[in-house]
Formats: sequence, structure tokens, C1' cells
RNA sequence: UGCCGAAGCUCGGCGUCACUCGCCGGGCGCGGGGGAACCACCUUCGGGGCGAAUCGGCGUUCACGCCGUAGGACACUUCCGAGUCCGAGCCCGUCAGCUAACCCCGCAGGCCUUAACGGAA
Repeated sequence: UGCCGAAGCUCGGCGUCACUCGCCGGGCGCGGGGGAACCACCUUCGGGGCGAAUCGGCGUUCACGCCGUAGGACACUUCCGAGUCCGAGCCCGUCAGCUAACCCCGCAGGCCUUAACGGAA
């Protein structure tokens, strides 16, 4: 200066020599969950949520490894093409479909340093 991601902006109080820092509490904004009727659907081989991260095959001493794959990311935005990469992890705890009113929660974490392509709009 930027990238993934909802994870940004700002106000007040306190801390501090001070701050663009830390803590607490608000507002706006962004994101997620619960929750009627109607409709829909089933419950131990449990079920469900966040997320792109699902599914299949092979190897194998459980663990794990490899090859694919739904899907996803890449510098103003969209589309097309090319190239590179990801295709995890975590949570709820027997319970939740949709869902107006209404209620609740999050605003983290991790990275890049001349790379960041071509065409059209």
C1' cells in the first nucleotide's frame, strides 16, 4: 500500500506524560442464530449451526497419505479468457424446517512487499 474474513466508523468514561494504545459502556454500519400461522418434514445407524471447505476413489497398522471433486480466493467493479492457490477447522448438546411480531449473539484471527495477467464494458 493492500489481501482473506461479517469483523468497520465513531462517541463517552477510566487508565496513561501522552497517543492513532488498553479496559468498560453506547451509536451507526456489517454479519449470524432463535422464533407463529400456512405449508413442509421427520426423530440413536441421533440431530443441528458457523464456514467456500462438500462428495468420491485408491493406498493403509486404527491413525493417516495420495488423486480427484461440488464449491471458493487472487489489488476499482462486472463479464470472458489464462495462470496460481484453498477445498480446513470449530461449535451446540438430544434440541432448533420455513417463519411476521419479537428475542439473542459476533465485529476476531491470519497474511503480502514491486507483485497484482490479457481483453471488453
Predicted 3D model of a 121-nucleotide RNA (c-di-AMP riboswitch aptamer (ydaO/yuaA leader)) from a soil metagenome. The sequence is in RNAcentral, with records from MGnify.